[in-house]
């Protein structure tokens, strides 16, 4: 250098392929049973979809650029 896969809530990961309200378990805040913890049940907070850009009426999803990570392979020895 050049391919390929990855980047989404505090963790972990679905969702892209075929554009239509951004979820799921964990965790965390409340309440409710329980003497207490602990654990169950209910209900709530939390996201510039790595980043900028283009297409559309609309973009985590398509295009284009970039940046980080991880694999190959390639170049030097």
């Nucleotide at each position: 250098c050049g391919g390929c896969c990855g980047g989404u809530a505090g963790c972990g990961c679905a969702g892209c392929c075929u554009g239509g309200u951004a979820g799921c378990g964990c965790a965390u805040c409340a309440g409710a049973c329980u003497g207490g913890g602990g654990g169950u049940c209910u209900g709530a907070g939390g996201g510039u979809c790595g980043c900028a850009g283009g297409u559309u009426c609309g973009a985590a999803u398509c295009c284009u650029g970039u940046c980080c990570g991880g694999c190959c392979g390639a170049c030097c020895a």
The RNA shown here (transfer RNA) has 77 nucleotides and comes from Arenibaculum pallidiluteum. Lineage of the source: Bacteria > Pseudomonadati > Alphaproteobacteria > Azospirillaceae > Arenibaculum. Rfam family: tRNA. It is annotated as a transfer RNA.